A computed fold for a 77-nucleotide RNA from an archaeon, annotated as transfer RNA.
RNA sequence: GGGCCCGUGGCCAAGCUGGAUAAGGCACCGGCCCUCUAAGCCGGCAAUCGUGGGUUCGAAUCCCACCGGGCCCGCCA
Numbered sequence: 001g002g003g004c005c006c007g008u009g010g011c012c013a014a015g016c017u018g019g020a021u022a023a024g025g026c027a028c029c030g031g032c033c034c035u036c037u038a039a040g041c042c043g044g045c046a047a048u049c050g051u052g053g054g055u056u057c058g059a060a061u062c063c064c065a066c067c068g069g070g071c072c073c074g075c076c077a
Base pairs, nucleotide, nucleotide: 001073002072003071004070005069006068007067010026011025012024019057028044029043030042031041032040050066051065052064053063054062
C1' cells in the first nucleotide's frame, strides 16, 4: 500500500434483504420475600447505533469518505 470483517446503554449482545416505537442478559436503582445477607420475584433508569456527508416519505440497516480494532496478502530492509 491492497483486500476482508467488526464498531449498537457502564459491559456483553440481537436486529443490519430499509417501515417507523432499537429484543435480551449482566451490572445499577427501588420494592416484595427473608431475622440478616445471598438467591428468587416484580418494577425502573440508561443507547448521538464510531464520525461526517449522501440516497429516501422514512436509515442501526443502503452508498461514499474518514477514525478505531482485528485478520490476510504485498512492498522495503
It matches the Rfam family "tRNA". By type it is a transfer RNA.